[in-house]
Molecule: Glycine riboswitch aptamer
Organism: Domibacillus enclensis
RNA sequence: AUGACGGUUGGGGGAGAGUGCGAAAGCCGCCGACGGAGCAAGUUUCAAAAGCCUUGAAACGAAUCUCUCAGGUAAAAGGGACCCCAAUCAGACG
Numbered sequence: 001a002u003g004a005c006g007g008u009u010g011g012g013g014g015a016g017a018g019u020g021c022g023a024a025a026g027c028c029g030c031c032g033a034c035g036g037a038g039c040a041a042g043u044u045u046c047a048a049a050a051g052c053c054u055u056g057a058a059a060c061g062a063a064u065c066u067c068u069c070a071g072g073u074a075a076a077a078g079g080g081a082c083c084c085c086a087a088u089c090a091g092a093c094g
Base pairs, nucleotide, nucleotide: 006089007088008087009086010085011084012083013082018028020027021026029073030072031071035069036067037066038065042060043059044058045057046056047055048054
């Protein structure tokens, strides 16, 4: 300072899928948007005698993608990734 990227607090918006079976224990489906896990490009390292190239291996590596462990699955309530607004903290480029 026409205050970036962000942090905190408050407010607003915010999807999907069972009124399944069973007396119960439980069972069978289904959903992806708390959380968790997986990887593409790319980067790094190693090996092929050394450098470049190439090939192979390993590590790192994002999401609303994938999985469905967790969670959820009538309405209401609650939760909810993400988005918007306000206040506040902080202070990057210039």